[in-house]
């Protein structure tokens, strides 16, 4: 110097004026403080939380899916393991199980399974045909009786052997996935479960802030028809409460607090851990709207004219992102 990898800041600032919102203090209109985000987006998974409700069982149903820790929990995070990819730093992975059993694999091709012979190779005979025998060579195809040598043999072929592979026992190592070695077996159509499907395992109530409390106010605690049971919990059953339900005609009334923002909360040092985190000290109060607040002007400075606007809240996941910084690593060039 150039190309890559991984992980982190930030994604406008400074002051004036005026207008908006919330709190607290004033003593009632003024004064101070505060005031969209890494993703606030998707509503994808966990929950806290509220109610059903006084609390259950068993079926369905659905999720996850190598191992061992994180965490309030998780299909998140870490850190290992097997496989793949990259020269590598470093990435991905929907990673149990195809010997329960279904089903799929167009087209070409002889044949995609009750496996089979298209050219070919060898033998024989009535000799250019025809019968036998073979799956080693070629074609097709993503995939064709596991691959790679050598021996054999009429031509071959796990037929035999070695070395890989596959299945399977023991030793060691390791918490374990798994890894090494050392034996036994010729040992089989291939692939797909992100197809139904098993389950060696593990876990699920159920609706949601429009959840639900509570204050006020209004008629007509009106009429018809149906079940005595029927309603909630719960898809269904068991069970357990409750005392009426169920549908349809008519009228009257709807206004406000409360939930609402102090929490599995944020920072700083320390201690322990490879790491996610954990414990301790010490500080900190970061919007609370509800026809929905945080604009407007001017100056000045400036790399930013990106993606983009909170409505119960809170771990993650994934998605969009113009520029600017900053650290480690990792290759390949040149110098020395």
């Nucleotide at each position: 110097c150039g190309a890559g990898u991984u992980g982190g800041u930030u994604g406008g600032a400074u002051g004036a004026u005026c207008g908006c919102u919330a709190a607290a203090a004033u003593u009632u209109a003024u004064u101070u403080u505060a005031g969209a985000g890494g993703a606030a987006a998707g509503u994808c998974c966990g929950g806290a939380c509220u109610u059903c409700a006084c609390a259950g069982a068993g079926c369905a149903g659905g999720g996850c899916g190598c191992c061992a820790g994180g965490u309030a929990a998780c299909u998140c995070c870490u850190g290992g393991g097997a496989g793949g990819c990259g020269u590598a730093a470093g990435c991905c992975u929907a990673c149990g199980g195809a010997u329960a059993g279904u089903g799929c694999a167009g087209c070409a091709g002889a044949a995609a399974a009750u496996a089979u012979a298209c050219c070919g190779c060898c033998a024989a005979u009535u000799u250019u045909a025809u019968u036998g025998g073979u799956a080693a060579g070629g074609g097709u195809g993503a995939a064709a009786a596991g691959g790679u040598g050598c021996g054999g043999u009429a031509a071959g072929a796990g037929c035999g052997c070695a070395c890989c592979g596959c299945u399977u026992a023991a030793a060691u190592g390791g918490u374990a996935a798994c890894a090494u070695u050392u034996g036994a077996g010729g040992c089989a159509g291939u692939g797909u479960a992100a197809a139904c499907c098993c389950c060696a395992g593990c876990c699920c109530g159920a609706a949601g802030c429009a959840a639900a409390a509570c204050c006020a106010a209004a008629u007509a605690g009106a009429a018809a028809u149906c079940c005595u049971u029927a309603g909630g919990c719960u898809g269904c059953u068991c069970g357990u409460u409750u005392a009426g339900g169920a549908u349809u005609u008519g009228g009257g009334u709807a206004g406000g607090u409360u939930g609402c923002u102090a929490g599995a909360g944020c920072a700083u040092u320390g201690u322990g851990g490879u790491g996610a985190c954990a414990c301790a000290u010490u500080g900190c109060c970061a919007a609370g709207a509800u026809a929905g607040a945080u604009g407007a002007u001017c100056a000045u400075c400036u790399u930013u004219u990106a993606c983009a606007g909170a409505a119960u809240c809170c771990g993650g996941c994934u998605u969009a992102c113009a520029g600017a910084c900053c650290a480690a690593c990792u290759c390949a060039u040149u110098u020395u």
Bacterial RNase P class A from SAR86 cluster bacterium SAR86B, 336 nucleotides, folded computationally. Its mean pLDDT, the model's own confidence on a scale to 100, is 76. Of the family's consensus pairs, 98% are formed in the model. Rfam family: Bacterial RNase P class A. The family's RNA type in Rfam is ribozyme. Its family is annotated with ribonuclease P activity, dimeric ribonuclease P complex and tRNA processing in the Gene Ontology.